Background
The RNA shown here (c-di-AMP riboswitch aptamer (ydaO/yuaA leader)) has 134 nucleotides and comes from an Acidobacteriota bacterium. Lineage of the source: Bacteria > Pseudomonadati > Acidobacteriota.
[in-house]
RNA sequence: UCAUUGCAUCUGCCUAAGACGCCGUCUGACGGCGUCGCGGGGGAACCACUCGUCGGGGCGAACCAGAUCGAUCUGGAGAGGACUUCCAACCUCGAGCCCGUCAGCUAACCCCGUCGGCCGAUUGGAGGAUAUCU
Repeated sequence: UCAUUGCAUCUGCCUAAGACGCCGUCUGACGGCGUCGCGGGGGAACCACUCGUCGGGGCGAACCAGAUCGAUCUGGAGAGGACUUCCAACCUCGAGCCCGUCAGCUAACCCCGUCGGCCGAUUGGAGGAUAUCU
């Protein structure tokens, strides 16, 4: 000097998954509680549905078609790519989990979550917004 690996912090990314305050404790963090924000479920009338063990349903972009003994592969719906919108191209994903015989929509009302993972931080064109400097 260069490369690789680990830890911590900061700026950020995917995601609803963040902010503030109080209390406890060994004063580092952790745990509990509350408020706000964000997100999800249940739940009338009216309307809709005609299913019912071959069950049914929920979260999520994650569902469908074909090939295949299967594994898996191909393609499409859909999703993500760093302020944001539109167009085009390129890259990646296209999983998993839960309820337990039960749930359409649904005002009032009721209940629940606020985890986890990551350094890939795209390209061109036309707009908007914001910041800095002059």
The model forms 96% of the base pairs in the Rfam consensus. Model confidence (mean pLDDT): 76 of 100.